[in-house]
The RNA shown here (Glycine riboswitch aptamer) has 94 nucleotides.
């Protein structure tokens, strides 16, 4: 440097409506920072253009690959808890 534990910070969004005695189950509204979805450059590869005597230069196009806290809203979520990307600290190991 990694991942594992453990403490400590930690954010958005209705404590919505109906139906039910409860379990639930149904509406549409919102959030995004478990999880998952999508892709710019660059990079490599191809095919043609243009210059140029020549090595080679510009450039289009097509494929490959291709991150985020961007994105979508599948999943979650929308008082308290709890969960929480991420940071810091420690702590046993490989």
């Nucleotide at each position: 440097g990694u991942g594992g534990c453990u403490c400590u910070g930690g954010a958005g969004a209705a404590g919505c409506c109906c139906a039910g005695a409860a379990a639930u189950g149904g509406g549409g509204a919102c959030c995004g920072a478990a999880g998952g979805u999508g892709c710019a450059a660059a990079a490599c590869g191809g095919c043609g253009u243009u210059c140029g005597c020549g090595g080679g230069a510009a450039g289009g196009c097509c494929g490959u690959c291709g991150a985020a806290u961007c994105u979508c809203u599948c999943a979650g979520g929308u008082a308290a808890a709890a969960g929480g990307a991420c940071a810091g600290a420690g702590u046993a190991g490989g």
Model confidence (mean pLDDT): 82 of 100.